A computed fold for a 132-nucleotide RNA, annotated as FMN riboswitch aptamer (RFN element). Its mean pLDDT, the model's own confidence on a scale to 100, is 79. It matches the Rfam family "FMN riboswitch aptamer (RFN element)". Its family is annotated with FMN binding in the Gene Ontology.
[in-house]
RNA sequence: AAUAUGUUUCAGGGGUGGUGAGAUUCCACACCGGAGGUGAGCAGAGAAAAUCUGUAAGUCCUCGACCGCGAAAGCGCUGAUUCGGUGCAAAUCCGAAACCGACGGUUAAAGUCCGGAUGGAAGAAACGACAG
Numbered sequence: 001a002a003u004a005u006g007u008u009u010c011a012g013g014g015g016u017g018g019u020g021a022g023a024u025u026c027c028a029c030a031c032c033g034g035a036g037g038u039g040a041g042c043a044g045a046g047a048a049a050a051u052c053u054g055u056a057a058g059u060c061c062u063c064g065a066c067c068g069c070g071a072a073a074g075c076g077c078u079g080a081u082u083c084g085g086u087g088c089a090a091a092u093c094c095g096a097a098a099c100c101g102a103c104g105g106u107u108a109a110a111g112u113c114c115g116g117a118u119g120g121a122a123g124a125a126a127c128g129a130c131a132g
């Protein structure tokens, strides 16, 4: 360093006000954004043009969660972005304006409250053993 493999830990954020008999569900204004990938930006290392490291998308790609089917493996279902700018090149950068958010519950319709869930999980990290 590579291959196979074991254990452990971690692995989702967010609200106030108004109306009302009643709403954190309506209305107003706010707020939030799982994992891996991509990425022209940013930061650092390097003498450096090379090269390496870190970081960077809720709306791109893949996946998880939820829901349905199945004995299981697994399969299915599964939301949302445009315009302008720069440039050889941008659905990622810069600017602006939009849009989206499982199921069950509830004095009243929920991304933000309560619940399944002290659960599960994409995956991340650490540690260990064996062989060559």
Base pairs, nucleotide, nucleotide: 005128006127007126008125009124010123015029016028017027018026030112031111032101033100034063035062036061037060041055042054043053044052045051058099059098067076068075069074081097082096083095084094085093103115104114105113